[in-house]
About this RNA
This is a predicted structure of a 105-nucleotide RNA (SAM riboswitch aptamer (S box leader)) from an Actinomycetes bacterium. It was read from a public genome assembly, where an Rfam model found it.
RNA sequence: GUGUCAUCAAGAGCGACUGAGGGACGGCCCCUUUGACGUCGCGACAACCAGUGUGGGUCCCGGGCUAGCCCUCCACACCAGGUGCCAAAGGCCGAUCGAUGAAAG
Repeated sequence: GUGUCAUCAAGAGCGACUGAGGGACGGCCCCUUUGACGUCGCGACAACCAGUGUGGGUCCCGGGCUAGCCCUCCACACCAGGUGCCAAAGGCCGAUCGAUGAAAG
C1' cells in the first nucleotide's frame, strides 16, 4: 500500500526550538507573529488491542486439566504494556472522501 470489520457530538497541554502558514480535499467558517503548522521533551486522556479483577452466559464447536471446572463468549471496573490521541462534532456542508484501531492475505 490492498480489501474486510468497527469507531469518529465522550476525554485530555505545557515547555523548548523554529518562523508563516494551518484546520486531508472543494465551498464556508475558524485558528494563527499575543507565534500557528512542524520537531523534540515532559505530562495527560482512555477509543481499539493486550493485561488484571468482578459479575453473567454456555457445555454446541475447539483447547487444557485434578473430569466438572477453567479458557474461549458478554458486561462492568481497573490499568496504561502496543497503537492512538490532547482548538472547534472528522469545525460545518459535500463527496465515488478521510482518519484511527483490529484481525487477515